The RNA shown here (Bacterial RNase P class A) has 340 nucleotides and comes from Flaviramulus sp. The sequence is in RNAcentral, with records from ENA. The gene name in the source record is rnpB. Rfam family: Bacterial RNase P class A. By type it is a ribozyme. Rfam's curators write: Ribonuclease P (RNase P) is a ubiquitous endoribonuclease, found in archaea, bacteria and eukarya as well as chloroplasts and mitochondria. Its mean pLDDT, the model's own confidence on a scale to 100, is 75. NCBI's taxonomy places the organism under Bacteria, Pseudomonadati, Flavobacteriia, Flavobacteriaceae, Flaviramulus.
[in-house]
RNA sequence: UAAGUAAAUCGCCUUAUCGCUGUUCAUGAGAAUGAAUGGAGGAAAGUCCGAACACCAAAGUGCAACAUAGUGGUUAAUAACCACCAGUCGUGAGGCUAGGAAAAGUGCAACAGAAAGUAUGUACAGGUAAUGCUGUAGUGAAACCAGGUAAACUCUGUGUGGUGCAAUGUCAUGUAAACCAGUGCUUGAGAGCGGCACGCUUGAUGCUGGAGGGUAGGCAGCUAAAGUGUAUUGGUAACAAUGCACUCAGAUAAAUGAUAAGGAUGUUUUGAAUUUGAAUUGGGAGAUCCUAAAACAAGUUCAGGACAUACAGAAUUCGGCUUAUAGAUUUGCUUAAUCA
Numbered sequence: 001u002a003a004g005u006a007a008a009u010c011g012c013c014u015u016a017u018c019g020c021u022g023u024u025c026a027u028g029a030g031a032a033u034g035a036a037u038g039g040a041g042g043a044a045a046g047u048c049c050g051a052a053c054a055c056c057a058a059a060g061u062g063c064a065a066c067a068u069a070g071u072g073g074u075u076a077a078u079a080a081c082c083a084c085c086a087g088u089c090g091u092g093a094g095g096c097u098a099g100g101a102a103a104a105g106u107g108c109a110a111c112a113g114a115a116a117g118u119a120u121g122u123a124c125a126g127g128u129a130a131u132g133c134u135g136u137a138g139u140g141a142a143a144c145c146a147g148g149u150a151a152a153c154u155c156u157g158u159g160u161g162g163u164g165c166a167a168u169g170u171c172a173u174g175u176a177a178a179c180c181a182g183u184g185c186u187u188g189a190g191a192g193c194g195g196c197a198c199g200c201u202u203g204a205u206g207c208u209g210g211a212g213g214g215u216a217g218g219c220a221g222c223u224a225a226a227g228u229g230u231a232u233u234g235g236u237a238a239c240a241a242u243g244c245a246c247u248c249a250g251a252u253a254a255a256u257g258a259u260a261a262g263g264a265u266g267u268u269u270u271g272a273a274u275u276u277g278a279a280u281u282g283g284g285a286g287a288u289c290c291u292a293a294a295a296c297a298a299g300u301u302c303a304g305g306a307c308a309u310a311c312a313g314a315a316u317u318c319g320g321c322u323u324a325u326a327g328a329u330u331u332g333c334u335u336a337a338u339c340a
Base pairs, nucleotide, nucleotide: 001336002335003334004333005332006331007330008329009328010327012263013262014261015260016259017258018257020039021038022037023036024035025034026033027032041311045322046321048320049319050318051317052316053164054163055162056161060198061197062196063195065160066159067158068157069156070084071083072082073081074080085099086097087096088095089094100155101154105153106152107149108148122137123136124135125134126133168220169219170218171217179210180209181208182207183206190202191201192200227246228245229244230243231242232241233240234239264309265308266307267306268305269304270303271302272301273300274299275298276297277296280293281292282291283290284289
C1' cells in the first nucleotide's frame, strides 16, 4: 500500500418565521390566552424467545402437544450471553454447528456389486450322504447377522397452566330484570376451564336463539426504573460490587412538524493546474543509449453546476434475538507485495 477479518461509534447541523403536545406558573366566572420548560430510535419494526405486572382454584392430577440438548459459568429469566472442549470450513485473522441415544423397535439409502438382508449365493479351490458347509478372489464406507442415518418416526433427560394494559380497578352516564320461542331449576341447564379426561368451584332475577332498547366518557394502571452516564475494584470473559452525578416523551386517533436561507458530507459533471504511466513522433549517438514533444489512461488540488443525505415513527415496561439502514469515523488482528 492492497485485500480481508473481528468489533465499536455516529447517522445531518445552524438561524428565522409559523404551528402541535405534556407539565408548572400567571390572568380569567368559564372557554381560553400568555410566559417558562420537556418532547422518538438504534432499530421505536417483526412480535420470535424470556421476564415484571394484572386477572382467572396462589393455578391441581394424568394424557396429549410444544420447546430444548457437549462441559462449566453469567443473569430476575431465557432457546440469550461468556469461556473451554469436539467437529467442520478457511493459507490465515477467524466463521459455522438442531453437539443426548443407532446394546428397544419401525423406516430410509445414490454408485459399484451376483447379492445391502426372510439372500433366487458370482468365480476358483476344497469338502459332504446332502446343503453357502469351508477358504480365497472381486465390488463397496459396510458383505452370515455387521455398519450409516434421529433438522426420519422413536427413546431418554430437562422445561412449559391460560389470557394479555382492549390485563385490571374505579367514578360517572344510560337502559328493557320488559317481549317471543326453546331449554333447565338440586335427579343440575350453563359457566370458570382454554386439546382431552379427572377433579375443584360456582350455579336459577338461569342459559340459548329472535326482534329490539341504552351507553360508547373521565381517572388510576402510566412511566424513578432489573434506570442512564462516569470512575474504581474483582473476574480470561459474560458479569458483579462500590462511589459520584443526572431525571430523560407520556399522546389517545394519537403531538414530536412545515417553510425559507446558509452550511456540512457524498455522488456525478465542466474547466484549470499538477503528479505518475505511456502508444507514437522529431533530433543526436551508433547496436539496446541520451534528449524533446506527446494522443490516451489513472490520481491529487482548486473553482463552478446538478443531484442526493438512508432505514424508519413511541402506545404498560424491561432483557435478548432477528430483520431494514444512504453515508461517515475509529481500533485490534491476518494475508500478500515493496522499502529500510